Record summary
The RNA shown here (FMN riboswitch aptamer (RFN element)) has 114 nucleotides and comes from uncultured Aeromicrobium sp. The RNAcentral record of the sequence draws on MGnify. Model confidence (mean pLDDT): 84 of 100.
RNA sequence: CUCUGGGGUCGGUGAAAAUCCGAGCCGGCGGUAAAGUCCGCGACUCGCGUCGAAGUUGACGCGACUGAUCUGGUGAGAUUCCAGGACCGACGGUCAAAGUCCGGAUGGAAAGAG
Numbered sequence: 001c002u003c004u005g006g007g008g009u010c011g012g013u014g015a016a017a018a019u020c021c022g023a024g025c026c027g028g029c030g031g032u033a034a035a036g037u038c039c040g041c042g043a044c045u046c047g048c049g050u051c052g053a054a055g056u057u058g059a060c061g062c063g064a065c066u067g068a069u070c071u072g073g074u075g076a077g078a079u080u081c082c083a084g085g086a087c088c089g090a091c092g093g094u095c096a097a098a099g100u101c102c103g104g105a106u107g108g109a110a111a112g113a114g
Stems, first nucleotide, its partner, number of pairs: 001114004009023004024100002026089002028041004036087002045064007069085005091103003
């Protein structure tokens, strides 16, 4: 420098819900015995600084914030495997409350490959 770099729905009620209720489904990157729940990082949101532009935005840097797991088995070693039972999920939008729909995003990043 180039490329890659996030997944998931049906039914019921209702005037109205892909948001409620019921039953499903999904799981970024690095480390470590193979991890959504360990350790660390990124994403989202907020603040400050520098620079550029022009009337509040952009780039970069620093900082804040940052969800959730137990029991048993095997083993030298596993909150990572196997068995069983739990739990968690940014912001804005919406005739009705969203991990799963739409949007910022045909974006960016941890990072991986060449």
The model forms 100% of the base pairs in the Rfam consensus.